[in-house]
This is a predicted structure of a 93-nucleotide RNA (c-di-GMP-I riboswitch aptamer). The sequence was found by an Rfam model in a public genome assembly. The prediction has a mean pLDDT of 86. Rfam family: c-di-GMP-I riboswitch aptamer. Rfam's curators write: GEMM was predicted in a large-scale screen for bacterial structured RNA regulatory elements. Rfam links the family to the GO term cyclic-di-GMP binding.

C1' cells in the first nucleotide's frame, strides 16, 4: 500500500428519551442524554424503506367550481437498512 481488529493506549461518535429551533411530513439542527459503533467520517451510484406539500387520476349533489376523501408520484428523507465510492486514528502479522 493490502489485510485483520485479540490485547491495549490515546481519543472519536452518539440510539431511545426529553427540551428548543426549522419542515406538510418523513426526518433534520442545537442542548441534554448513552443504546450501540473499528469506518456509526463522507458520498445517493444501485437496490431498499420512510414521507407525499406541489402534481396527476378517481369519488364526489343535475351541472361547474371549492371543502374533502381514495390512490399514484421525489425533485424530499434515512450513509445508525445493505452494496459500492472516496478519505482516515492506533494496534497487529
Nucleotide at each position: 500500500a493490502g489485510c485483520u481488529g485479540a490485547a491495549a493506549a490515546a481519543g472519536g461518535c452518539a440510539a431511545a428519551c426529553c427540551c428548543g429551533u426549522c419542515g406538510a411530513a418523513a426526518g433534520a439542527c442545537g442542548g441534554g442524554g448513552a443504546c450501540g459503533c473499528a469506518a456509526a467520517g463522507c458520498u445517493u451510484c444501485c437496490g431498499g424503506u420512510c414521507u407525499a406539500c406541489c402534481g396527476u387520476g378517481c369519488c364526489g349533489a343535475a351541472u361547474c367550481g371549492a371543502u374533502g376523501g381514495c390512490a399514484c408520484c421525489a425533485g424530499g428523507a434515512c450513509a445508525g437498512c445493505g452494496g459500492g465510492g472516496c478519505c482516515a486514528c492506533c494496534a497487529g502479522g